This is a predicted structure of a 441-nucleotide RNA (Bacterial RNase P class A) from a Chloroflexota bacterium. The RNAcentral record of the sequence draws on ENA. Its mean pLDDT, the model's own confidence on a scale to 100, is 75. Of the family's consensus pairs, 95% are formed in the model. The gene name in the source record is rnpB. The source organism's lineage runs through Bacteria, Bacillati and Chloroflexota. It matches the Rfam family "Bacterial RNase P class A". Rfam classes the family as a ribozyme.
């Protein structure tokens, strides 16, 4: 200095104007707001709603089953399928690193396409023995002399039939371990040394998972649990539109429920409005009484829709040092309070500035560059040799490392009870380790 890996981190700023939410405070208004002042307003993912709590209501309490998830080991945690170290396979880089996957197939069942004989208990070719009906070959004997008939006898046994094998070929993602030997009719872990691999034991090392070993057993065992089960272990269900006070309108329930008002303080009179209805009863045909239920008013209850409030902002809380621990994480002191909106506030525009992008000379570089200018040194002396010195102007070509101009410029995305994770989006920039490779010293 190039490319690369792992982790962390930042996600424009400042100022002015206009505006939005909340909370304080003053003044006005007087149920509900208004002005004005001041402070205060998103994230890394506020997102996917996938996981794991808090927190709340149901169920008197408990246990069970079913249904669901979790799955190497050890630790972190309020938990968790998260995080941290660690182990075992397998795969990818030259390395850093980085990818996936891990109970049980010796509880048990189910299933394994195509092809293949067989998919887990079979034999298709093949190899070997055995039979010899047929078929071949040899001898004999009769003929109607034929490629006839009969009968005996043979084979390294062509077809066939019975049976061994599982070495060898052929199918498949997969076919009962591998190379050598001994045996066999023919083979075969049927036996035998290596080797592989299981299973029992067992030594050491590890908290463990594991690792490294000894011994013993011919014990050689497909695969699929993301089909079903089994083994451990977690889990009761609904969700802040939980839930809790608080309440207008309407609906319903009780409970009085026949007067009321004018002339006029008061009695008497008189006028006006109103007086549902069932049964008696009285004067007269119009009203009055009694008693019971009401009508429209009036007051009260209970539940409660809108609507308000509150759950709802001090919390597994932030940042700073520190201590412990390899780390996740814990823990010590000290400081701070830091959105709270309800259809949904947190936004607009101007300027100057910043990181970064793109362009370009007056910047770099690299080449070329006299008659070798002035000006310094220097000699010598008053006019010139030399030295600064191809260096410089200048010109050509290349480039953005530096320096200056100019022009652009900032991603994904928006809280909704909270908090931990996980997944996903995301311009550009920064920092640290470490890994390759190149030059320098």
């Nucleotide at each position: 200095c190039a490319g690369g890996u792992u982790g962390a981190c930042c996600a424009g700023g400042u100022g002015g104007u206009c505006g939005c939410a909340g909370c304080a405070c003053u003044g006005c208004a007087g149920u509900u707001g208004c002005a004005g002042u001041g402070c205060u307003g998103a994230g890394g993912a506020a997102a996917g709603u996938c996981c794991g709590c808090a927190c709340u209501c149901c169920g008197u309490a408990g246990a069970g089953c079913a249904c669901g998830g979790u799955g190497c080991c050890g630790g972190g945690u309020a938990a968790c399928g998260c995080c941290c170290g660690g182990g075992g396979u397998g795969a990818a880089g030259c390395a850093a690193u980085c990818c996936a996957c891990c109970g049980g197939a010796u509880a048990g069942g189910g299933c394994c396409a195509c092809a293949g004989a067989a998919a887990c208990a079979u034999a298709c070719c093949g190899c070997c023995a055995c039979c010899c009906u047929c078929g071949c070959c040899c001898c004999u004997c009769c003929c109607u002399c034929g490629c006839g008939g009969a009968g005996g006898g043979g084979a390294a046994g062509g077809a066939g039939g019975u049976g061994g094998u599982a070495a060898g070929g052929g199918u498949g993602a997969a076919a009962u371990g591998g190379u050598g030997g001994u045996g066999u009719a023919a083979g075969a872990g049927a036996c035998c040394c290596c080797c592989a691999g299981c299973g029992c034991u067992u030594g050491c090392a590890g908290c463990a998972a594991u690792g490294c070993g000894g011994g013993c057993g011919g014990c050689u065992a497909g695969g699929c649990a993301a089909c079903c089960u089994c083994c451990a272990c977690c889990a009761g269900g609904a969700g802040c539109a939980a839930g809790g006070c608080u309440a207008a309108g309407c609906a319903g329930g009780a409970a009085c429920g026949a007067g009321g008002g004018g002339c006029u303080g008061c009695u008497c009179g008189u006028c006006c409005c109103g007086u549902u209805u069932a049964u008696c009863c009285c004067c007269c045909a119009g009203g009055g009484g009694a008693u019971g239920a009401u009508a429209a008013g009036u007051u009260c209850c209970g539940g409660g829709u809108a609507g308000g409030c509150u759950g709802c902002a001090u919390g597994a809380g932030a940042c700073g040092c520190g201590u412990g621990g390899a780390g996740a994480c814990a823990u010590g002191c000290g400081u701070c309070c830091u959105a709270g909106a309800u259809a949904g506030a947190u936004g607009a525009c101007c300027a100057c500035c910043c990181a970064g992008g793109c362009g370009g000379a007056u910047g770099g570089u690299g080449g070329g560059g006299a008659g070798g200018a002035a000006g310094c040194c220097c000699c010598u002396u008053a006019g010139g040799a030399g030295g600064u010195g191809u260096a410089a102007a200048c010109c050509c070509a290349c480039c953005c490392u530096c320096u200056c101009c100019g022009c652009u410029g900032g991603a994904c995305a928006g809280a909704a009870u909270g908090c931990g994770g996980c997944u996903u989006a995301c311009a550009g920039g920064c920092c640290a380790a470490c890994c390759u490779g190149a030059g320098g010293c």